[in-house]
RNA sequence: CGAGGUUGCCGGGCGGCCGCCCCGACUCGUCGGGGAGGAAAGUCCGAGCUCCCCCCAGGCAGGAUGCCCGCUAACGGCGGGGCGGGGUGACCCGACGGAAAGUGCCACAGAAACAUACCGCCCUUCCAUUUCGGGAGGGUAAGGGUGCAAAGGCGGGGUAAGAGCCCACCGCUCCGGUGGUGACAUCGGAGGCCAGGCAAACCCCAUCCGGAGCAAGGCCUAAUAGCGGGACCAUGGGCGCCUGGGCCCGUCCCCGGGUUGGCCGCACGACCCUUCCGGCAACGGGAGGGCUAGAUAGAUGGCCGCCGCCGGCCGGUUAUCGGGACGAAGCCCAACAGGUGUAAACCGUUGCCCGGUCCGGUACAGAACUCGGCUUACAGGCUGCCUCGGGCU
RNA sequence: GGCGACGUAGCCAAGUGGUCUAAGGCGGAGGUCUGCAAAACCUCUAUUCGGCGGUUCGAAUCCGCCCGUCGCCUCCA
Numbered sequence: 001c002g003a004g005g006u007u008g009c010c011g012g013g014c015g016g017c018c019g020c021c022c023c024g025a026c027u028c029g030u031c032g033g034g035g036a037g038g039a040a041a042g043u044c045c046g047a048g049c050u051c052c053c054c055c056c057a058g059g060c061a062g063g064a065u066g067c068c069c070g071c072u073a074a075c076g077g078c079g080g081g082g083c084g085g086g087g088u089g090a091c092c093c094g095a096c097g098g099a100a101a102g103u104g105c106c107a108c109a110g111a112a113a114c115a116u117a118c119c120g121c122c123c124u125u126c127c128a129u130u131u132c133g134g135g136a137g138g139g140u141a142a143g144g145g146u147g148c149a150a151a152g153g154c155g156g157g158g159u160a161a162g163a164g165c166c167c168a169c170c171g172c173u174c175c176g177g178u179g180g181u182g183a184c185a186u187c188g189g190a191g192g193c194c195a196g197g198c199a200a201a202c203c204c205c206a207u208c209c210g211g212a213g214c215a216a217g218g219c220c221u222a223a224u225a226g227c228g229g230g231a232c233c234a235u236g237g238g239c240g241c242c243u244g245g246g247c248c249c250g251u252c253c254c255c256g257g258g259u260u261g262g263c264c265g266c267a268c269g270a271c272c273c274u275u276c277c278g279g280c281a282a283c284g285g286g287a288g289g290g291c292u293a294g295a296u297a298g299a300u301g302g303c304c305g306c307c308g309c310c311g312g313c314c315g316g317u318u319a320u321c322g323g324g325a326c327g328a329a330g331c332c333c334a335a336c337a338g339g340u341g342u343a344a345a346c347c348g349u350u351g352c353c354c355g356g357u358c359c360g361g362u363a364c365a366g367a368a369c370u371c372g373g374c375u376u377a378c379a380g381g382c383u384g385c386c387u388c389g390g391g392c393u
Numbered sequence: 394g395g396c397g398a399c400g401u402a403g404c405c406a407a408g409u410g411g412u413c414u415a416a417g418g419c420g421g422a423g424g425u426c427u428g429c430a431a432a433a434c435c436u437c438u439a440u441u442c443g444g445c446g447g448u449u450c451g452a453a454u455c456c457g458c459c460c461g462u463c464g465c466c467u468c469c470a
Stems, first nucleotide, its partner, number of pairs: 001389006008382003012307007020035007037364001041375002044373005049213004062209005067081005082096001083094004097204002102202002104198003118144002120140008152170002155167003171193001172191008217264004226255001228254005236249004257469002271290008308362005313356004318351002321348003330340003394466007403419003411450001420438006443459005
């Protein structure tokens, strides 16, 4: 210098005029203070809070999660690690339990998709017989062919031909040792291997989960029509008491009627900033400081000026590159030819920088009970660390 | 604001892992028939099954994330 990887951020500033919402003050119409985000979004997870249900515990059904250890109020989140995959690398990605518990599926092709002989190879026997060949019975997964996938792979021995039939190495499964909290790694031995794939198919194993949501829910007030229809007596009150049954108030659903008001919930919280300590980190602990929107058809805006940023256009400047240059001069050569070999004017491309009464743009988006995450959208810009390649010292 | 359901041709829709033209109806276009029409008959009408990724040999179908459409939810009594 070029090409990348990754981390943390910013995401307009100042002034003037006119407005909007909330809070406070008083001399009551003025003054003072505050007023969107990193995602306020999607509503995909986890909580607080409220109501309903509920003795507690367990189970059925349904749903979610799924390598290990840790963090956390909790999580499907985060951190670190293991294993697998990609990349030369920095680094990135992984729905990553179980297919020898069972069921199911594996289209087409293929003989056969989990148990088989289509071609081929080999043996016996029969027919024919010079040979080639044909029939029957049997052996065989080494070869061909099909397919996403075909009987552990490869080499040797062995055999009629073959085959884990036997052996070495590798792989797989099981057992044991060592290291590690663990996932796992590594070493040794055994089995000769019967065990193809799919669980984002049913399922099995382990862990977790009651339901609904601030339009939850509570209080005050206004208005209206409930002798309306249906279901239930499990609970509470009543029909004098007890037992049983029934009924009313009651509870739930439907139909009909009224209203479209106010307050609380609701702004101090797993809160924010600075700093120290522990921890690789997520995070935890301590000290000091701070208070930071609260609308209810929904405020946080509009116009103007200056500046910033981005793109375009124009002009200037400078450097590199290309032409100029199939190559002047110079050098080799006595000279020509030939060879070697570098400039300048000038022209042009591209880029940095500077300038302009110039033109256009300035992202994604916007609180609605509140937090912790995830995911998605985002013009442009800043920043730390790291990797690869090239050049120079 | 909260909760739920759905998306297949211009319209209504079947298909819930399998080959190839994604069934069918309405509509539309062309043709046959007719003197001309209607009816009838024949042919055509889906590049991507809302979009993008993933699982699988294979996705309209299974899973994830977005996009769009529709529905329900105030209070009193």
Two RNAs folded together computationally: RNase P RNA and transfer RNA, 470 nucleotides in total.
Its mean pLDDT, the model's own confidence on a scale to 100, is 77.
It holds a member of the Rfam family "Bacterial RNase P class A". It is annotated as a ribozyme.